[in-house]
Parts: sequence; C1' cells; structure tokens
RNA sequence: GGCCGGUUAGCUCAGUUGGUAGAGCGUAAGAUUCCAAAUCUUAAUGUCAAGGGUUCAAGUCCCUUACGGGUCA
Repeated sequence: GGCCGGUUAGCUCAGUUGGUAGAGCGUAAGAUUCCAAAUCUUAAUGUCAAGGGUUCAAGUCCCUUACGGGUCA
C1' cells in the first nucleotide's frame, strides 16, 4: 500500500426488510438478615466513533475521515 470485517450504556455484546435504542454483568435504592453475602423488586445511565449525503423517517443505505483487528504483498 490492496482487500475484509469492526466501533451501540461503566464492561461484554444484540439490534430482523430503514419506522419507540435493548440484554447480561456492574452501579444505586428498597425488601430480606443481628451485620453481610446470596436472592427478590425497582431505578438511573447512550452525541449509536466523527463529519457529510439520501429519505417523510437512518444505529441500519451511500461517501469521507479517525481508531483498533485480520489478511495479501
């Protein structure tokens, strides 16, 4: 340098044919307990990497850039 795929919550990751952004773990509060752990209930947290385009509508489609991975040379 060419090609492929990745970037979504604090972490690990889903997200179907473009139509309300989710799960598990973690965190906080409550219940329970002599106290804690475990368990149960509830809650909070997102510039969907950045910018632009298409569209009534974009995490999703198109372009550019950044970061990190694989592969070929």
Predicted 3D model of a 73-nucleotide RNA (transfer RNA) from Penicillium angulare. Rfam family: tRNA. The family's RNA type in Rfam is transfer RNA. Its mean pLDDT, the model's own confidence on a scale to 100, is 80. RNAcentral holds the sequence, with entries from Rfam.